[in-house]
RNA sequence: GUUCUUUCACCGCCAAAGACGACGCCGCUUCCUCGGCGUUUUCACGGGGAACCCAAAUGCCGUCGCGCUCACGCGCCGCGGCCGGGGCGAACGGGUGCAAGCAAUUGCACCCAAGGUCACUUCCUAGGACCGAGCCCGUCAGCUAACCUCGUCGGCAAUGGGAAGGGUGAUC
Numbered sequence: 001g002u003u004c005u006u007u008c009a010c011c012g013c014c015a016a017a018g019a020c021g022a023c024g025c026c027g028c029u030u031c032c033u034c035g036g037c038g039u040u041u042u043c044a045c046g047g048g049g050a051a052c053c054c055a056a057a058u059g060c061c062g063u064c065g066c067g068c069u070c071a072c073g074c075g076c077c078g079c080g081g082c083c084g085g086g087g088c089g090a091a092c093g094g095g096u097g098c099a100a101g102c103a104a105u106u107g108c109a110c111c112c113a114a115g116g117u118c119a120c121u122u123c124c125u126a127g128g129a130c131c132g133a134g135c136c137c138g139u140c141a142g143c144u145a146a147c148c149u150c151g152u153c154g155g156c157a158a159u160g161g162g163a164a165g166g167g168u169g170a171u172c
Base pairs, nucleotide, nucleotide: 007170008169009168010167011166012156013155014154018043019042021040022039023038024037025036026035027034044152045151046150047149048148049147054142059082060081061080062079063078065076066075067074068073084140085137086136087135088134093112094111095110096109097108098107099106100105115131116130117129118128120165121164122163123162124161125160126159
């Protein structure tokens, strides 16, 4: 140095949000080593745009008029009003109440809820706890190979037991 083997300890979470190298600065005492910050290459992880083919496409309310109907209403047309579309994300949606409005519809509050998270990974088991938001693009983008382009922030914490497997350190 390598291989096999025994035992012990540890392995943070959400999110794509990280890793190695090089250089510079700082902290230790000169050096070595270690740690932190910054820059940069590469890799890794994640998002968006973008052909053929395929897919998709012109809504709702009020009202004048015309036509139909036993009637409720329905169809056509003109005018006015309302609602664009899309992306990241688990955060699809529904109900009730209040406010504005003739209505379509819009805003707020509460409740439910599709869905989501819970400790190295997977399975079993017992109990649960929590979230169910927000932000962005700017009239525009379905899918989409080549290709183009963007991000690597931020926020927290320490559920139990069993089995198998993996990694790190020490040890027989």